[in-house]
RNA sequence: AUGAAUACAAGGGGAGAGUUUACUAACGAUUUAUUUUAGUAACGCCGAAGGAGCAAACAACUGUGAAUCUCUCAGGCAAAAAGACUCUUGUAGGACG
Numbered sequence: 001a002u003g004a005a006u007a008c009a010a011g012g013g014g015a016g017a018g019u020u021u022a023c024u025a026a027c028g029a030u031u032u033a034u035u036u037u038a039g040u041a042a043c044g045c046c047g048a049a050g051g052a053g054c055a056a057a058c059a060a061c062u063g064u065g066a067a068u069c070u071c072u073c074a075g076g077c078a079a080a081a082a083g084a085c086u087c088u089u090g091u092a093g094g095a096c097g
Stems, first nucleotide, its partner, number of pairs: 006092008018043001020042007044077003050073001051071003057064002
């Protein structure tokens, strides 16, 4: 200083895929059917928390190496919550000139 990258805080936007099946427990009810919640197991599915993989290139003996790509360990599959990323504002920061 018409203040870069980056970090943090607040607010806004923000996708996909099972309200699957069985069993157990609790609640309500009691006709023993059914509802809701939670847990366990099975099958199916999703990618945008996190994690892992690599092309060019570099290095030099198998190493470094990006993503919204790939995988699906983790996570998730009614709503809510969460959510990569992004916008605005503020604070810190002090690159180029």